Molecule: Bacterial RNase P class A
Organism: Woeseiaceae bacterium
RNA sequence: GGAGUUGGCCAGACAAUCGCUGCGCGCAAGCGCGGAGGAAAGUCCGGGCUCCUUCGGACAGGGCGCCAGGUAACGCCUGGGGGGCGUGAGCCCAUGGAAAGUGCCACAGAAAAUAAACCGCCGGGCUAUGCCCGGUAAGGGUGAAAAGGUGCGGUAAGAGCGCACCGCGCGACUGGUAACAGUUCGCGGCACGGUAAACCCCGCCCGGAGCAAGACCAAAUAGGGGAGUGCGGGCUCAUGGCCCACCGUCGGUUCCGAACGGACUCCCGGGUAGGUUGCUAGAGGCAGUUGGUGACAGCUGUCCCAGAUGAAUGAUUGUCGAUGACAGAACCCGGCUUAUUGCCGGCUCCGGCU
Numbered sequence: 001g002g003a004g005u006u007g008g009c010c011a012g013a014c015a016a017u018c019g020c021u022g023c024g025c026g027c028a029a030g031c032g033c034g035g036a037g038g039a040a041a042g043u044c045c046g047g048g049c050u051c052c053u054u055c056g057g058a059c060a061g062g063g064c065g066c067c068a069g070g071u072a073a074c075g076c077c078u079g080g081g082g083g084g085c086g087u088g089a090g091c092c093c094a095u096g097g098a099a100a101g102u103g104c105c106a107c108a109g110a111a112a113a114u115a116a117a118c119c120g121c122c123g124g125g126c127u128a129u130g131c132c133c134g135g136u137a138a139g140g141g142u143g144a145a146a147a148g149g150u151g152c153g154g155u156a157a158g159a160g161c162g163c164a165c166c167g168c169g170c171g172a173c174u175g176g177u178a179a180c181a182g183u184u185c186g187c188g189g190c191a192c193g194g195u196a197a198a199c200c201c202c203g204c205c206c207g208g209a210g211c212a213a214g215a216c217c218a219a220a221u222a223g224g225g226g227a228g229u230g231c232g233g234g235c236u237c238a239u240g241g242c243c244c245a246c247c248g249u250c251g252g253u254u255c256c257g258a259a260c261g262g263a264c265u266c267c268c269g270g271g272u273a274g275g276u277u278g279c280u281a282g283a284g285g286c287a288g289u290u291g292g293u294g295a296c297a298g299c300u301g302u303c304c305c306a307g308a309u310g311a312a313u314g315a316u317u318g319u320c321g322a323u324g325a326c327a328g329a330a331c332c333c334g335g336c337u338u339a340u341u342g343c344c345g346g347c348u349c350c351g352g353c354u
Base pairs, nucleotide, nucleotide: 001350002349003348004347005346006345007344008343009342012320013319014318015317016316017315018314020035021034022033023032024031025030037326041337042336044335045334046333047332048331049210050209051208052207054258055257056256057255058254059252061206062205063204064203065202066080067079068078069077070076081095082093083092084091085090096201097200101199102198103195104194105193118140119139120136121135122134123133124132125131126130148166149165150164151163152162153161167190168188169187170186171185172184173182174181175180214277215276216275217274224268225267226266227265228264229263232244233243234242235241236240246262247261248260249259284303285302286301287300288299289298290297291296
């Protein structure tokens, strides 16, 4: 100097004039304090909160999928194991099971998993440069992938056929909380590919709907019309009470049990759709400190930082160091994903000079 990789920060500033809006004070005029994001976006996950006359079990459905932690929780985050890519810094992985079963692997190829003989090699025969029979799977070809690799022996020629080492499987031992690992030991010629982001198996988890949830006030209308199921029985002198039957208990048109209740379902038509609340003090922010590899947690101190509702922060002027990018809350929070300007660091590699 160049290339790469990874982390963090900001989101125009200052001043003036006018304007909008929430809260507080004030009789009023007015004054004071405050007023969009790092993603507010996507609506993909997880919750808080509200409501649903419930609870348990089975089945179905859905989600996750190595281990250990963090968190209110998660499909998220942190650390580690295993695998893959890269010279490296680093990055990626829907990362359990193929020895429970079923399915699939086009084309090419002889043959694609209880899978094989096209060329070739060897032996024998014959009508002999061709053909037939037998053996073989080491060599070649096809393919993404072809009965584990290298070497030695052996054989008619070969082959784990035998042996050594490697690989693979099982077991023990050692280390580690574990996933796993091993300059360890023993047994076995070896269950001979891939695919579960195919069906499936295994393990763990899972009520639903949603602020247009819900609550209150006021007003108005037609406490309207129609259809379906049930409204039954028994005990007691009897109102009552009890038991059985029937129906309902809702977001899975399922089944079983308990408990609760006496009604439930559908269609047509009419009125209202106004106001208040929910609505912002939180799993909150900031600073320090302690513990931890880390995510994070504890302690101390401090602060209150949007609550609109046809939708509030806009306009003008001046100066400047500016990137004027992506872009506007609507109950709230934790994540993930996507879009994007500028600036500041860490690390890796290459080249040159000293």